[in-house]
RNA sequence: UACCGAUAAUAGCAAACUUAUCGAAAGGUAAGGACGCAAAGCUAUGGGUCUAAAGCAACAACUGUUGAUACGAUUGCCAAGCUACCGAA
Numbered sequence: 001u002a003c004c005g006a007u008a009a010u011a012g013c014a015a016a017c018u019u020a021u022c023g024a025a026a027g028g029u030a031a032g033g034a035c036g037c038a039a040a041g042c043u044a045u046g047g048g049u050c051u052a053a054a055g056c057a058a059c060a061a062c063u064g065u066u067g068a069u070a071c072g073a074u075u076g077c078c079a080a081g082c083u084a085c086c087g088a089a
Base pairs, nucleotide, nucleotide: 004087005086012037013036017032018031019030020029021028022027035076041082042081043080045079046078047077048074049073050072056067057066058065059064
């Protein structure tokens, strides 16, 4: 230095749920809260998954229904890239 990862040390993050708030939704943010996490730090680049407002198509005809769709979201789904604390075996 790289890999690796303790029933070690120090620090850290925070699922479900609740409240508030933003959003069409998925979901985000803040506070509380801990199921877990050795990258549960960062980047939507590839794949997966979730949503479908606008626009599109079909049908309808008082403004609707259905379909497909990401330019929306997720890194706590998996890869990839970048960075980082500690040091037993």